[in-house]
RNA sequence: GGGUGUAUAGUUCAAAGGUAGAAUAGUCGGCUCCAGACCGAUUGACGAGGGUUCAAUUCCCUCUGCACCCA
Numbered sequence: 001g002g003g004u005g006u007a008u009a010g011u012u013c014a015a016a017g018g019u020a021g022a023a024u025a026g027u028c029g030g031c032u033c034c035a036g037a038c039c040g041a042u043u044g045a046c047g048a049g050g051g052u053u054c055a056a057u058u059c060c061c062u063c064u065g066c067a068c069c070c071a
């Protein structure tokens, strides 16, 4: 320099046009002499900008970060 992939909760991952979910972590409660484990409740997220659409996490473009391939 050329190309491909990826970006969602503190972390690991779903959702593939129509209400953004799970696990784990966090917080509160139950249980326990206390703690852990276990049980219940609860908080928390779509990388940035633009386009298409009645409607975009989802489709398209650009940018940014990361990973990989070629030279």
Base pairs, nucleotide, nucleotide: 001070002069003068004067005066006065007064010024011023012022013021018054026042027041028040029039030038047063048062049061050060051059